[in-house]
Predicted 3D model of a 73-nucleotide RNA (transfer RNA) from a marine sediment metagenome.
Rfam family: tRNA.
């Protein structure tokens, strides 16, 4: 340099064919316990890597750039 896959919550990942951004774990509050863990109930948390375009509407499609992984040279 070329090709492919990926970048979404603190972490691991969903989100179909463009139509309300979610789950688990973690965190926080509570219950329970002599107490802690486990368990149960409740709860907050997002510039969807950055910029632009298309569209009534973009995490999703298009273009440029950045970063990560693999392959080729």
């Nucleotide at each position: 340099g070329g090709c492919a896959g990926g970048g979404u919550a603190g972490c691991u990942c969903a989100a179909c064919c463009g139509g309300c951004a979610g789950a688990g774990c973690a965190g926080c509050g509570g219950a329970a316990u002599c107490a802690u863990a486990a368990u149960c109930c409740g709860u907050g948390g997002g510039u969807u890597g950055c910029g632009a375009g298309u569209u009534c509407g973009a995490g999703u499609c298009u273009c440029g750039c950045c970063c990560c992984u693999g392959c080729c040279a």